This is a predicted structure of a 121-nucleotide RNA (SAM riboswitch aptamer (S box leader)) from a Kiritimatiellia bacterium. The model forms 88% of the base pairs in the Rfam consensus. The prediction has a mean pLDDT of 80. Rfam family: SAM riboswitch aptamer (S box leader). Rfam links the family to the GO term regulation of gene expression.

RNA sequence: AUCUUAUCGAGAGCGGUAGAGGGACAGGCCCUGCGAAACCGCGGCAACCGCCCGUAAAGGGGACUAGGUGCCAAAUCCUGCUCCGGAAACGCAUUUGAGCGGAAACGGGGAAAGAUAAGUU
Numbered sequence: 001a002u003c004u005u006a007u008c009g010a011g012a013g014c015g016g017u018a019g020a021g022g023g024a025c026a027g028g029c030c031c032u033g034c035g036a037a038a039c040c041g042c043g044g045c046a047a048c049c050g051c052c053c054g055u056a057a058a059g060g061g062g063a064c065u066a067g068g069u070g071c072c073a074a075a076u077c078c079u080g081c082u083c084c085g086g087a088a089a090c091g092c093a094u095u096u097g098a099g100c101g102g103a104a105a106c107g108g109g110g111a112a113a114g115a116u117a118a119g120u121u
Stems, first nucleotide, its partner, number of pairs: 001121001003119006013042005021031003025080004043072003048068002051061003076113001081110005090101003
């Protein structure tokens, strides 16, 4: 790096070095010299793997001296493609008629992309 599967509206920050950027991408909207990225130290969250109990398969558990990762602004910050709903504007029809069209807002489903884990080539 490829592919497969699972999960993604919860949770958790301080200090040092550094010095302008960062939030994957695009648009938006945010964060940032009351100090970005990165690195280091310590702390924390979670519980995917491992571990423990248990099963036919399932399922459950704690997180401590101690294991492998991950994570610690904002919903994966929002949207991005598609489908459904939808009493706007507007257009058409009707004129006693209240119908048809219509991707506005808004709401919902699915996918894609991304992230992380475990496995795989």